[in-house]
């Protein structure tokens, strides 16, 4: 240097144009002599970054930067 894949909550995935959700982790209640484990509640997001179609864009389109992979 190309191709081909991924960038979304602290971590790990969802969500193929109409209010961003699950597990795991945090936090608070219940239980308990206390823990943990259950159960039941909540907190947590600029959807990598500029743009561009659309009444609307995490989703479609161009272009950057970044990881992973395969080819020189």
């Nucleotide at each position: 240097g190309g191709g081909c894949g991924g960038g979304u909550a602290g971590c790990u995935c969802a969500a193929u144009g109409g209010u961003a959700g699950g597990g795991c982790g945090c936090u608070g209640c219940u239980c308990u002599c206390g823990c943990a484990c259950a159960g039941c509640a909540g907190a947590g997001g600029u959807u990598c970054c500029g743009g561009g179609u659309u009444c609307a864009a995490u989703u479609c389109c161009c272009g950057g930067c970044c990881c992973g992979u395969c080819c020189a």